The prediction has a mean pLDDT of 89. This is a predicted structure of a 347-nucleotide part of an RNA (small-subunit ribosomal RNA, central domain) from an uncultured Gram-positive bacterium.
Context: one part of a larger RNA
RNA sequence: UUGGGCGUAAAGAGUUCGUAGGCGGUUCUUUAAGUCAGAAGUGAAAGGCAGUGGCUCAACCAUUGUAAGCUUUUGAAACUGGGGAACUUGAGUGUUGGAGAGGAAAGCGGAAUUCCUAGUGUAGCGGUGAAAUGCGUAGAUAUUAGGAGGAACACCAGUGGCGAAGGCGGCUUUCUGGACAAAUACUGACGCUGAGGAACGAAAGCGUGGGGAGCAAACAGGAUUAGAUACCCUGGUAGUCCACGCCGUAAACGAUGAGUGCUAGGUGUUGGGGUAGCGAUACUUCAGUGCCGCAGCUAACGCAUUAAGCACUCCGCCUGGGGAGUACGGUCGCAAGACUGAAACUC
Numbered sequence: 001u002u003g004g005g006c007g008u009a010a011a012g013a014g015u016u017c018g019u020a021g022g023c024g025g026u027u028c029u030u031u032a033a034g035u036c037a038g039a040a041g042u043g044a045a046a047g048g049c050a051g052u053g054g055c056u057c058a059a060c061c062a063u064u065g066u067a068a069g070c071u072u073u074u075g076a077a078a079c080u081g082g083g084g085a086a087c088u089u090g091a092g093u094g095u096u097g098g099a100g101a102g103g104a105a106a107g108c109g110g111a112a113u114u115c116c117u118a119g120u121g122u123a124g125c126g127g128u129g130a131a132a133u134g135c136g137u138a139g140a141u142a143u144u145a146g147g148a149g150g151a152a153c154a155c156c157a158g159u160g161g162c163g164a165a166g167g168c169g170g171c172u173u174u175c176u177g178g179a180c181a182a183a184u185a186c187u188g189a190c191g192c193u194g195a196g197g198a199a200c201g202a203a204a205g206c207g208u209g210g211g212g213a214g215c216a217a218a219c220a221g222g223a224u225u226a227g228a229u230a231c232c233c234u235g236g237u238a239g240u241c242c243a244c245g246c247c248g249u250a251a252a253c254g255a256u257g258a259g260u261g262c263u264a265g266g267u268g269u270u271g272g273g274g275u276a277g278c279g280a281u282a283c284u285u286c287a288g289u290g291c292c293g294c295a296g297c298u299a300a301c302g303c304a305u306u307a308a309g310c311a312c313u314c315c316g317c318c319u320g321g322g323g324a325g326u327a328c329g330g331u332c333g334c335a336a337g338a339c340u341g342a343a344a345c346u347c
Stems, first nucleotide, its partner, number of pairs: 003319004007301002012315001014200004021193003025087007033080002035076008048066007090190001091187004095182003102176007109153001114148007124135002161168002205246006214240002219235004257314006265292012296303002320347003329340004
């Protein structure tokens, strides 16, 4: 490379946008590059293929014929491609609506923890399996009032919602993205995927400047223990928070790439629409989100209109375990490191 694969055995890039490329709806017409048919030339010998023959067979050898390919030429026009004309179902735009923790900024709120001040009050508090370290007669804990400050938003809350993913939850305002439904009007294939590339990307970490209530790596002390660089306890610094800049990784998981079409049902739920009924409600339709289940698939588990079923298009990735996501080189980064990524050897 071929073949076969990628939920759990090795394997879907963290996600999206998008360049080149690949692939691409319906009808008519034209062209003839691909395609198909005929003819001519070429196709050395050997070799290949087919027929016949010779060594008893075969290998081997002889002989006859011939292919593929390439070039030129004559035609065909179904399919693919190119040109032209049209269409509306794919895609998009306009109109009217309702839903939503989608994003950014500003302001506001109450509960709670901690601290400070003052009052009441007296000997304990705290903590554990049990204790001790710790705090407290310089008046703690408890309780009442006032104040300060930071962070997070109980109940509502729901296999509920929104977002491409990461993720998003107190309330109000401003700015702003996307999806959905209904009816119709418009554009007329404008589409899908996407090597490189770009943007976003939890937590931790890094740089500069703020902030610091609670929690808490490191660290200290007390326990436990044979030991205890731990689990438990008392403290406690980075950090956690904000602004700006970097990092670019996660079991970034549905361990399941994106798009399109097709293939029994049942039941719950979210957001819309329609029909019937006075109404409770019933039936139906579109878009999401769960559970169960047939065919089919699967090594099994299980998946099953939200497919892991049946097909097509495009991309990514895998090829025994270890060595190793290491070494070396390169690119990026302030660093930490990230990305790319072997071999010897060994089983």